[in-house]
Context: one part of a larger RNA
């Protein structure tokens, strides 16, 4: 050198373990922002780099409750202080809260820079404290150009608005890949992305709806009906509705007619408009006659419950033998249970700790239930008159939405153009007509059933167990990019530091010893300690 064995080194696999993650389940809360938020800069400790907490009153200050021995965050030491005059700690409320940032006095290369007006204090300049001083919209008063009245401006005062947020929701504007085994209609998809807007839901909603000869009677969300009827270069593919069944349920105001009133107007009136009060509001209504006095609960007020935010109490072996460094395991006995979930303790603990079942409990603060009040609110007959929502219905033309690609193509919605009827009128029932049958547009509100989870609490898993789980056992950090944006790696001594006094050797590292320990082959490069790779001894064989 080769194999073999053996004994070490290196390396961090393997195996247990979790302060870290995944995903879900009930309940909570669902905004915060000019009274300066969201994120952020710098500060702030006896020492103090970094988190964490705080604001020049700065790991804090007051109040008030809880709670009893210690306490000065992670975080050790020393030093200094604080605590039964009740501190640290926990809740509630307050106070302070610097610059940045919508950033708002004005600039600005954010965390700087320069101001003004007014007080106040200081002071011959200087400075210091306080308060205002953006903009739009809204309302009021005042003021007031060209240009007489006016009106455009212009000031003030009060009031909002301005930005942020994880998804849910409503709108605006909207791709492409890709599918059709190319592609253009089609398809993705009205997604994705942009952009307004809103709220704890939001949107929808109280029939100009469905239906069909029986009927039903706002909306919404589920299961079906149904991958049907249907659309489709009838290709790809894109796909209802009636109805049943369920969840949960709630309906109401307005214009208008008509009374009144009140302002202005004139051509002076049983006028007009224009504003207020009553009326009314689809079982249509006003009006004219009659009869009548309560029901609900979405509005006000008014109360202030439950329960949330701190926490108290809480059963039962200091049992006994043996192993053991150690008892909670073993073997004997014994006791509790409305508490044998769970965690911790030197192993494996109902009964050592914390807990847990069952009860208790709030100065303050959120919370907002009932009782209560008050203001809404009635019906019947006549059927003559009046009313009942106009550049509106509809019609043409272009388009979008409807599962419907123009199709026979209604219905919605509307960009140009035309443009009605008045309740014997008007829309709808999938071209159209006609009967017949729903309805009542062209104004406006509305709980719950639905969505969704940044947030909080309580649990839960045939979910991971450090190349897994979140990218992250904490980091959006190191690091990389001019930027937008990229993005790691790193977890485990031991029950307890009891983390090796003291002696040798070395310049140190690092080692022998000695001590600790159950273990040091558990020595901090620290549980186990796999391969691969190196090193040594022995055999062998060339």
């Nucleotide at each position: 050198g080769g194999c073999a064995c053996a004994g070490g080194g290196u390396g961090g696999a393997u195996g247990c373990c979790c302060u870290g993650g995944c995903a879900c389940u009930g309940g909570g809360a669902g905004c915060c922002g000019a009274a300066g938020a969201a994120a952020g800069a710098c500060g702030u400790g006896a020492u103090a780099a970094g988190c964490u907490g705080c604001g020049a009153a700065a790991a804090g200050c007051u109040g008030c409750g809880g709670g009893g021995a210690g306490u000065g965050g992670c975080a050790a030491a020393u030093a200094c202080a604080c605590u039964g005059u009740a501190a640290u700690c926990c809740g509630c409320a307050g106070a302070u809260a610097u610059c940045u940032g919508a950033a708002u006095g004005g600039g600005g290369a954010a965390a700087c820079c320069c101001a003004c007006g007014c007080a106040g204090g200081a002071a011959g300049c200087c400075c210091c404290u306080g308060c205002g001083u953006a903009u739009c919209c809204g309302u009021a008063a005042c003021u007031g150009a060209a240009u007489c009245c006016a009106u455009a401006g212009g000031u003030u005062g009060c009031g909002g608005a301005g930005g942020g947020g994880a998804a849910c929701c409503c709108g605006g504007c909207g791709a492409a890949c890709u599918g059709a085994a190319a592609c253009a209609u089609c398809u993705a998809a009205g997604u994705a992305g942009c952009c307004g807007g809103a709220g704890g839901a939001a949107a929808a909603g109280a029939a100009a709806a469905c239906a069909a000869a029986a009927g039903u009677g706002a909306u919404u969300c589920c299961c079906g009906a149904a991958g049907u009827a249907g659309c489709g270069g009838c290709g790809a593919g894109c796909g209802a509705a009636a109805c049943g069944g369920g969840a949960u349920u709630a309906g109401c105001c307005c214009a208008a007619a008509c009374c009144g009133u009140u302002a202005u107007g004139c051509g002076a009136g049983u006028c007009a408009u224009a504003g207020c009060g009553g009326g009314g509001u689809a079982a249509g209504g006003a009006c004219u006659g009659c009869c009548a006095a309560a029901a609900g609960g979405a509005c006000u007020g008014a109360g202030g419950a439950a329960u949330g935010u701190a926490a108290c109490g809480g059963a039962a072996c200091a049992g006994g033998c043996a192993u053991g460094g150690g008892a909670a395991g073993g073997c004997c006995g014994g006791c509790c249970a409305a508490a044998g979930a769970g965690g911790g303790u030197g192993a494996g603990a109902g009964c050592c700790c914390c807990g847990u079942a069952g009860g208790u409990g709030a100065a303050a603060c959120a919370g907002g239930a009932a009782a209560c009040a008050g203001g809404c609110a009635g019906g019947c007959a006549g059927g003559a008159u009046c009313c009942a929502g106009a550049g509106u219905a509809c019609u043409g033309c272009g388009g979008g939405g409807c599962a419907c690609g123009a199709g026979a193509a209604a219905c919605c919605u509307u960009g140009c153009a035309g443009g009605a009827a008045g309740a014997u009128a008007c829309g709808g029932g999938g071209a159209c007509c006609a009967c017949c049958c729903c309805g009542a547009a062209a104004g406006g509100c509305u709980a719950a059933a639905u969505a969704c989870u940044a947030c909080c609490c309580a649990g839960u898993g045939a979910c991971c167990g450090a190349u897994a789980g979140a990218g992250a056992a904490u980091a959006g950090u190191a690091c990389u990019g001019u930027g937008a944006a990229g993005g790691a790696a790193a977890g485990g001594u031991g029950a307890a530091a009891a983390g090796g006094a003291c002696c040798c050797c070395g310049g140190g590292a690092g080692g022998g010893g000695a001590g600790u320990g159950a273990a040091a082959g558990a020595g901090a490069a620290c549980c186990u300690g796999a391969a691969a790779c190196c090193c040594u001894g022995u055999g062998u064989c060339c």

The part of an RNA shown here (large-subunit ribosomal RNA, domain I) has 542 nucleotides and comes from Parablautia muri. Taxonomically the source falls in Parablautia (Bacteria, Bacillati, Clostridia, Lachnospirales). Its Rfam family is "Bacterial large subunit ribosomal RNA". Rfam links the family to the GO terms ribosome and structural constituent of ribosome. The RNAcentral record of the full RNA draws on ENA.